[in-house]
RNA sequence: AAAAGCCAAACCCUUCGCGAGAGGGGGACGGAAAGCCACGGGUCUUAUAAGACCAAGACAGCCGAGCUGCCGAA
Numbered sequence: 001a002a003a004a005g006c007c008a009a010a011c012c013c014u015u016c017g018c019g020a021g022a023g024g025g026g027g028a029c030g031g032a033a034a035g036c037c038a039c040g041g042g043u044c045u046u047a048u049a050a051g052a053c054c055a056a057g058a059c060a061g062c063c064g065a066g067c068u069g070c071c072g073a074a
Stems, first nucleotide, its partner, number of pairs: 006031002011026006029061001035067002039064003042059005
């Protein structure tokens, strides 16, 4: 390279959560770590009159670090 397999954005249905979001079903925009992990940065949320310093959370499909890892010609 080729082939096989894998994951599944938006959106829809449903459940949970105050929320960011998360689980399940459908669905594919994409992905070679779109596997794991909140350690660093970043973004977002927090019921209340308001705010987001602190605190508590969410995001790994934002970028790094760390751990692990499929097929494979020349």